[in-house]
Context: one part of a larger RNA
C1' cells in the first nucleotide's frame, strides 16, 4: 500500500452521471388497508401491536380401565435481561411520467431491453394432382389436412377510432383497337447435285403471353400546399380573391423516445433546478394497422420526487485476515 470483512462522534445523499456501493426492512398471530379498476385484481398497499421464562384457570382434539399423558387455544399472575421472531436463514416503502398490454424469447464469450415472440385484427392467395415449398427428375413437405383449412405479409391484449388521394410504382381484371417473337404454310429465286432432296434470300398468309390503351384497388408501395385581402383601437382572421395539385393532414396527440431556434412562455416541485410534472400551440421535420390517442395489471425497462436508512460524502478513523514490500 492493496483485497475481503466489523466499527464509528455530529451531521445525514452535501457525493455521484446516477443513492452506484453499502445501510436499512425481514419469520409468525392479530388489527387495518387509499387510489385507480378489465371488479379478477392494487395488496403481504401502507400503518401498527404482540411474541421469553414460571404459576393458576379455561378450551379443542387424540391416547388410556383409570391417573394421567401428548398437541392446540384463550385469560390471568408472577419473574429476570439495556434488548425475549434474542442466532442462522427471512420483502425497504410510496407518488408522478414514458415504453411495452401480459407469462415468455434474444446478441454462447462487453447489450435482456422500449427489440423478437404472443393472443387479437386486417388483406391476399389456394376448390384438391390445391395454392405454397424442396428436388434434374422420381417423389415428398402441405396432409392421411379440404376454406371454421392451409400457405404469405403487415399490426400487436383490451377500450375509443382508424380521415382524404388511384396522378406516379405495383398488383389485379375486360372487350374491341394499337405494336411484337421464333416455329409453320404458301409462292418465287439462286446455288449445290445423296435429284421424291438439301441449303440460301425475298415476298405473302396466320398471329400469343407481355407492352401500349382501359377500369378497379392503399389494415398495396406511397402522398396528404402555397400567395394575398379582410371585423368600428390594436391584434386575430370565422369570411373572400388567385395560382397549383392525384388530393391538399381529418379525429386526437404535441418543445414529445419526435422541437433546430430553446434553459421556447407559463404554473407547481427547490433557499436555488438545462432536470421532472401540468398547461399553451409558434409541429424546424406530429398523426392515424409504416397503426393514432388511452388503459387496470406486469417489468433485473428509462426519467423526476417522498420517507426510511446509512463512511456515498463532509473526513477521515481503528481493528481482523490475507498479499505486496523492507530488514533478519
Nucleotide at each position: 500500500u492493496u483485497a475481503u470483512a466489523u466499527u464509528u462522534a455530529a451531521g445525514g445523499a452535501a457525493c455521484u452521471c446516477g443513492g452506484c456501493a453499502a445501510a436499512a426492512u425481514g419469520a409468525c398471530u392479530c388489527u387495518g388497508u387509499a387510489u385507480c379498476u378489465u371488479c379478477g385484481g392494487u395488496a403481504g398497499a401502507a400503518a401498527g401491536a404482540g411474541u421469553a421464562a414460571c404459576u393458576u384457570u379455561u378450551u379443542a382434539a387424540g391416547g388410556u380401565a383409570a391417573c394421567c399423558c401428548u398437541u392446540u387455544a384463550a385469560a390471568a399472575g408472577u419473574u429476570g435481561u439495556c434488548a425475549c421472531a434474542a442466532a442462522a436463514u427471512u420483502a425497504a416503502g410510496g407518488a408522478c411520467a414514458g415504453c411495452g398490454a401480459c407469462u415468455g424469447u434474444u446478441u454462447a464469450u462487453u447489450a435482456a431491453a422500449a427489440a423478437c415472440a404472443c393472443a387479437g385484427g386486417u388483406c391476399u392467395c389456394u376448390g384438391c394432382u390445391a395454392a405454397a415449398u424442396u428436388g434434374u427428375a422420381a417423389a415428398a413437405u402441405g396432409a392421411u389436412g379440404u376454406a371454421u383449412a392451409g400457405a404469405g405479409a403487415c399490426u400487436g391484449a383490451c377500450g375509443c377510432c382508424u380521415g382524404c388521394c388511384c396522378a406516379g410504382u405495383g398488383c389485379u381484371g375486360c372487350a374491341a383497337g394499337u405494336u411484337a417473337a421464333a416455329a409453320a404454310a404458301a409462292a418465287a429465286a439462286a446455288a449445290u447435285u445423296u435429284u421424291g432432296g438439301u441449303u440460301u434470300u425475298u415476298u405473302u398468309u396466320a398471329u400469343a403471353a407481355g407492352u401500349c390503351c382501359c377500369a378497379g384497388u392503399a389494415a398495396a408501395c406511397g402522398g396528404c400546399g402555397g400567395c394575398u385581402g379582410u371585423a368600428a383601437c390594436u391584434c386575430u382572421g370565422a369570411c373572400g380573391g388567385u395560382c397549383c395539385u392525384a388530393a391538399g393532414g381529418u379525429a386526437g396527440c404535441g418543445a414529445a423516445a419526435u422541437u433546430c431556434c430553446u434553459u421556447g412562455g407559463u404554473a407547481u416541485u427547490u433557499a436555488a433546478u438545462u432536470g421532472a410534472u401540468g398547461u399553451c400551440c409558434u409541429g424546424c421535420a406530429u398523426g392515424a394497422a409504416u397503426g393514432g390517442c388511452g388503459u387496470a395489471a406486469c417489468g433485473a425497462c428509462u426519467g423526476u420526487c417522498c420517507u426510511a436508512c446509512u463512511g456515498u460524502c463532509u473526513c477521515a478513523a481503528a481493528u481482523a485476515u490475507a498479499a505486496u514490500c523492507u530488514c533478519a